[in-house]
Formats: sequence, C1' cells, structure tokens
RNA sequence: UUUUCCGGCCAGACGAUCGCGGGAGAAAUCCUGAGGAAAGUCCGGGCUCCACAGGGCAGGUCGCCAGGUAACUCCUGGGAGCAGCGCCCGCGAGGUCGCUGUUACAGACAGUAUCACAGAAAAGAACCGCCGAUGGCCGCGCGCGAGCGCGGAUCAGGCAAGGGUGAAAAGGUGGAGUAAGAGCCCACCGCGACGACGGUAACGUCGUCGGCUUCGAGAAACCUCGGCUGGAGCAAGGCCAAAUAAGCAGUGAGAGCCGGCCCGGCUCGAUCAAGACACUGCGGGUAGGCUGCUCGAGGGUGCGGGUGACCGCACUCCCAGAUGAAUGAUCGUCCGGCGAGCAAUCGCCGACAGAACCCGGCUUAUCGGCCGGAACCUACG
Repeated sequence: UUUUCCGGCCAGACGAUCGCGGGAGAAAUCCUGAGGAAAGUCCGGGCUCCACAGGGCAGGUCGCCAGGUAACUCCUGGGAGCAGCGCCCGCGAGGUCGCUGUUACAGACAGUAUCACAGAAAAGAACCGCCGAUGGCCGCGCGCGAGCGCGGAUCAGGCAAGGGUGAAAAGGUGGAGUAAGAGCCCACCGCGACGACGGUAACGUCGUCGGCUUCGAGAAACCUCGGCUGGAGCAAGGCCAAAUAAGCAGUGAGAGCCGGCCCGGCUCGAUCAAGACACUGCGGGUAGGCUGCUCGAGGGUGCGGGUGACCGCACUCCCAGAUGAAUGAUCGUCCGGCGAGCAAUCGCCGACAGAACCCGGCUUAUCGGCCGGAACCUACG
C1' cells in the first nucleotide's frame, strides 16, 4: 500500500446562450434561487388560536445515574447486566483484567393470569431410579417365655444422588455424613441483608451475618410505584374585500303652470299606523387579494471554558420564499464510471432525491470520492 470496520466531509467542475421564481431600480440593467437527507411525519420545541381557579380520577407516554439543551423517546460521559474472544488464577464451581458487541436497564417478598411441544411434574414436583434405618408381613434359627438374631419381598414409608423430558426442573463445586440421601452439616463460589469506607449519583470495595423461604421465568401480560403530560394546527391566525342570505338604519309626493334660472306665487294630488315592495347605507365575509413569510435556539472564523455533548465572548456574513407552485434546457472544455477498439479515438452514463411557517433530533434512501482513527498480519514491496 492492500482488506475490514468506525467517525467526519464533498455531493461532478467551469464557461457561453436562451428561459423561469424573488428582490432592487424610472429604465438599461444588476443581485439572488434546494438538501444531506428538502423524504418518512416517528419524537421534541418555537409561533398561533381555543380552553383553563386549585386539586384529584381516567387516558397517554417515559423508566440505571449524572450532565447537555428551549425541549426530547435525542446527545455526551459514567455504572451495571448479558454474549463472544484473549491472557492469567483456581482441583472445581468460578473469578480478575483487557478488547468487541449488546441491553425497553424501576418493581416478580401487593394481587391476577400465562409458561407451546415434550415430560410424572412448569411451581409447594416424583416417571424410571435409590433405600430397607423405622412400623407391619413372610421364612429360618435361637430362647421355657416376653422376645432376639439373620434373610427376603417392598405394604406403609424414606429420598431427590443418578437417568430421562424440556428454552427453563427447585442454588453450584468439593467434602463430611447416611439405610439411601439431601444446605442436614462444613469449606469455597454464587445470591441476599446489614454496617463501614469511597463516589454528586448509579454503584463499587471490605467486613459481619443469613442455609438460601428471595423457593423458576417473563412486567415489550394485566398490574404496582415514580416522573412528565390540555386540544388543534400556517388549510394556525390577522387584515382588505366583488357576490349572497339573515339582521339594522334611512328614504320612497310630487306634478303642472308663471318665469331664462333660483327664491317665490298659484292649481291639483298625497300625507293614521302597520305590513309588503323598491332604492340607498351599514352589516356580513364567498370569489379574490394582502399578511403571517423568513434574521434565525442562524452560518463562518478566532479566542476561552469543559473528558465530552455543549457553552461564553469578539469579529464577520445575509443565505429560496413559490402558491395550477420557479430552481430548467442546449452547447463547449474538463472530471469520474462503463463498453468497443491493437491504438489514436468513439459511444453511453452522472447516486438518492427535491423546499412549502420555522428549528432540534431519530429513522430510511444514496454513485463515486477525500480526510482521520482502529483492527488484522493475508498478499506485494
């Protein structure tokens, strides 16, 4: 170098022409225009409206500890369990350490329910098996006798070592012990309780005690305990406003003649109330438009704090805002891949995908490449 894994980053480059969305400008014209996931909509928040005195129940969700954060089921650090590998210690059960992976990691001494198949039995176990100490039975012997001894079967019974079933069988190893056995007893291992010490804590170390009744497993079975938790969402919400309905308010007697016109005069007509009808205005808010809308828990650089997630300060940058919904097409040069060809070269292709109120996560999709780290020691030098 190669191989595998982990973490981070890039996401074909440049130019020309034509075109589209947004912004600036009087105009010419200029500036700007998708992503690491914009996706799934699975969590968490901001924002908006509605609801809400306080408390409780129900429902939902979370569940080792500490920290980070606006918040989280996310992230960081730590602890413990489990699995694998390696070294070492031990007769053994097992244990220490290291590395890797992994955990839905509160409670199974509140209660209820479940544990397929196999198996006697899946929770207060006895199928095969072991035993014959004890009581009884049978036989033989002894004894005057009560009875005693020996042997046998295993009726009552004792046992849980060994076998078998199973994912799981009632702590394990070794010994003592026994009729046979057994935490029955002993030592150790494991487990649990208490105390001391260390640690913010989870927890760890040491000591003492408990024969282990904590009698098995699972709470991602119900459940119990503890924490958190109102609902709906930018189609939220606000403003303007053709049309239309309800509703409210107002008006609806004037005409003719004199006269150029106004005022004025004369003639005729109407003039209770209510309703209907007509018109006008308000109201209402459909179509449509504006807003919310993008400067934000924002990006970059440097310094500082922290193991780290992350935080603080300074400087600097402005980076899509569409709405029947822009972000494209063509050409050229280069880059990468594939194919053909002896070669020059030619042809084809360019991952996944694509904003829609905005952020923080998670998950899923993804051609090729770059950087850093770890493992391994196969191959080449």
This is a predicted structure of a 381-nucleotide RNA (Bacterial RNase P class A) from a Gemmatimonadaceae bacterium. Lineage of the source: Bacteria > Gemmatimonadota > Gemmatimonadia > Gemmatimonadales > Gemmatimonadaceae. It matches the Rfam family "Bacterial RNase P class A". About the family: Ribonuclease P (RNase P) is a ubiquitous endoribonuclease, found in archaea, bacteria and eukarya as well as chloroplasts and mitochondria.